The RNA shown here (transfer RNA) has 77 nucleotides and comes from a Candidatus Bathyarchaeia archaeon.
The RNAcentral record of the sequence draws on ENA.
Rfam family: tRNA. Rfam classes the family as a transfer RNA. Gene Ontology term of the family: triplet codon-amino acid adaptor activity.
[in-house]
């Protein structure tokens, strides 16, 4: 420089023939339960799908460009 992978909730991740409202565990916080704590069990908030742009009647998803991360090739005095 060039290819391949990744980028979604505080975290780890799913979700890819384009369409119900974007999800699951763990964490957080509120009740129940206990003399209290833990556990259980109910319930809740949390999201600019990395960012601009396009295509579309519609995009987490398709296209193009950027950024970042990992890994492989190249380059190089």
């Nucleotide at each position: 420089g060039g290819g391949c992978c990744g980028g979604u909730a505080g975290u780890u991740c799913a979700g890819c023939u384009g369409g119900u409202u974007a999800g699951a565990a763990c964490g957080u916080c509120g009740g129940c339960u206990u003399u209290a704590c833990a556990c259980g069990c109910c319930g809740a908030a949390g999201g600019u799908c990395g960012c601009c742009g396009g295509u579309u009647c519609g995009a987490u998803c398709c296209c193009g460009g950027u950024c970042c991360g990992g890994c492989c090739c190249a380059c190089c005095a």